């Protein structure tokens, strides 16, 4: 330099054949339980879906450019 894949909650990821409120686990906080903790149960908070444009009635999802990461080739 070229190509492919990936980027979504603090972390690990699902969702990516466009459809209405964006989810799970774990972590954090609060409550229950306990002599106190752990475990368990319940609840809460936490996201401009990497960034900027475009298409569309509607975009995490499709298109373009850029940024970052991984792998392969040279």
């Nucleotide at each position: 330099g070229c190509a492919a894949c990936c980027g979504u909650a603090g972390u690990u990821c699902a969702g990516c054949u466009g459809g209405a409120u964006a989810g799970a686990a774990u972590a954090u906080u609060u409550g229950a339980c306990u002599a106190c903790g752990a475990a368990u149960c319940a609840a809460a908070g936490g996201g401009u879906c990497g960034c900027a444009g475009g298409u569309u009635c509607g975009a995490a999802u499709c298109c373009u450019g850029c940024c970052g990461g991984u792998u392969g080739c040279g």